[in-house]
RNA sequence: CUAGAUGGUCGUAUGACUGCUUUUUUAAAGAGGAAAGUCCGGACUCACCAGAACGCCAAAGCCGGAUAACACCCGGCAGAGGAAACUCUAGGGACAGUGCAACAGAAAAUAUACCGCCCGUAAGGGUAAGGGUGAAAAGGUGAGGUAAAAGCUCACCGCAUUUUUGGCAACAAGAAUGGCAGUGUAAACCCCUUUGGGAGCAAGUCCAAAAAGCUAAUGUCUAACGACAGGUGAUGUUCUGCACCAAUGCAUGGUAGGACGCUAGAAACAGUUGGUAACAAUUGUUCAAGAUUAAUAGUCAUAACCCUGAUUUUUUUUUGGGGUACAGAAUCCGGCUUACAGACCAUCUAGUAUU
RNA sequence: GGGGCCGUAGCUCAGUUGGGAGAGCGCUACGUUCGCAAUGUAGAGGUCAGGGGUUCGAUUCCCCUCGGCUCCACCA
Numbered sequence: 001c002u003a004g005a006u007g008g009u010c011g012u013a014u015g016a017c018u019g020c021u022u023u024u025u026u027a028a029a030g031a032g033g034a035a036a037g038u039c040c041g042g043a044c045u046c047a048c049c050a051g052a053a054c055g056c057c058a059a060a061g062c063c064g065g066a067u068a069a070c071a072c073c074c075g076g077c078a079g080a081g082g083a084a085a086c087u088c089u090a091g092g093g094a095c096a097g098u099g100c101a102a103c104a105g106a107a108a109a110u111a112u113a114c115c116g117c118c119c120g121u122a123a124g125g126g127u128a129a130g131g132g133u134g135a136a137a138a139g140g141u142g143a144g145g146u147a148a149a150a151g152c153u154c155a156c157c158g159c160a161u162u163u164u165u166g167g168c169a170a171c172a173a174g175a176a177u178g179g180c181a182g183u184g185u186a187a188a189c190c191c192c193u194u195u196g197g198g199a200g201c202a203a204g205u206c207c208a209a210a211a212a213g214c215u216a217a218u219g220u221c222u223a224a225c226g227a228c229a230g231g232u233g234a235u236g237u238u239c240u241g242c243a244c245c246a247a248u249g250c251a252u253g254g255u256a257g258g259a260c261g262c263u264a265g266a267a268a269c270a271g272u273u274g275g276u277a278a279c280a281a282u283u284g285u286u287c288a289a290g291a292u293u294a295a296u297a298g299u300c301a302u303a304a305c306c307c308u309g310a311u312u313u314u315u316u317u318u319u320g321g322g323g324u325a326c327a328g329a330a331u332c333c334g335g336c337u338u339a340c341a342g343a344c345c346a347u348c349u350a351g352u353a354u355u
Numbered sequence: 356g357g358g359g360c361c362g363u364a365g366c367u368c369a370g371u372u373g374g375g376a377g378a379g380c381g382c383u384a385c386g387u388u389c390g391c392a393a394u395g396u397a398g399a400g401g402u403c404a405g406g407g408g409u410u411c412g413a414u415u416c417c418c419c420u421c422g423g424c425u426c427c428a429c430c431a
Base pairs, nucleotide, nucleotide: 001351002350003349004348005347006346007345008344009343010342012303013302014301015300016299017298018297020030021029022028023027032326036337037336039335040334041333042332043331044200045199046198049241050240051239052238053237054236056197057196058195059194060193061192062076063075064074065073077091078089079088080087081086092191093190097189098188099185100184101183114131115130116127117126118125119124139157140156141155142154143153144152158180159178160177161176162175163174164173165172166171204260205259206258207257213250214249218229219228220227221226230245231244232243233242252431253430254429255428267286268285269284270283271282272281273280274279304324305323306322307321308320309319310318356427357426358425359424360423361422362421365380366379367378368377374411382398383397384396385395386394404420405419406418407417408416
């Protein structure tokens, strides 16, 4: 220098004038890394009788850690990709059971024999080396062996079982034994382990104004207490206990009003300590966006960067025009995903050239 | 702000244990008719909204994105 890999930062700046929102009103503050998608996890708020059994639904799913919590994050293992740096993985179970595998092919999961090889005159029998089909065909390569063949036998590799060592574990390495156990699909049903089950700031609380109630909503017996039956307890069924005789349902009326919730928090930055890291502890400093037909802007000037035209013999100089992404808070946090003109920094890999 | 559903030919819609992309109307050509309509025969027309993944194989199963439709206010 070229081609890449990983992590991170910024994402026009300054000034003047005009205008908007909020507040502590001579003044101060005023969009983001994604404010987005609403895909996860929480805080917060209201609602919901309790327990047991069975069932339903949803999610997570190699191992360990971290966290308020998680599908995130960190470290490791295995597999796959790459020459490497490095990256990706919805990565439990297919001897619990069921389903599916079109076409082609002899045969598609109980295996089988079309061509072929061998024995035989033939009938018939042996075989799975080779051919052919397919995404997938009952270990692979080589040697021996045989009529021809075959784990039939042997060596190496793969696989299974047992076991030793290392590791918290996933797993790895080694040894012994076995002649090979029958394919794939669980982002098909399903099984196993663990976790969970409502609604969401249009949650909810207060003020103002107006109006109409309805339901099997209770009934029977008793002088009464009470008993029995029925019903309700909005989120599966059953049982047991408890409470109640309705409203959260259906209608009707009013308002589309005001106040609170509403922004200081698992907060940000810097340092130290512990840890490989995520992260945790601790010290210091800093922190007023809070709108609701919904503010956070517009114009001009200068500078920066990019594109382009003219001038100039080229470099250069001068000058005109255009552009500066994605996008915009709405209860608040932690993540993920997606969009993003351009600029910069650090570390690493490979190649080339020079010293 | 929050929840749910949908996207297949020009239009209206089918399409399920994952394997052929279809129907009606419309369009084009030919026949029929003096001509038109109707009718008969034949044909064209598809990014299954877009992208990625699982699988031998995806309209179908899973994830992301885009577009459209629809519901939800509070008080008494």
This is a predicted complex of two RNAs, RNase P RNA and transfer RNA, with 431 nucleotides together.
Rfam match: Bacterial RNase P class A. Rfam describes the family as follows. Ribonuclease P (RNase P) is a ubiquitous endoribonuclease, found in archaea, bacteria and eukarya as well as chloroplasts and mitochondria. Rfam links the family to the GO terms tRNA processing, ribonuclease P activity and dimeric ribonuclease P complex.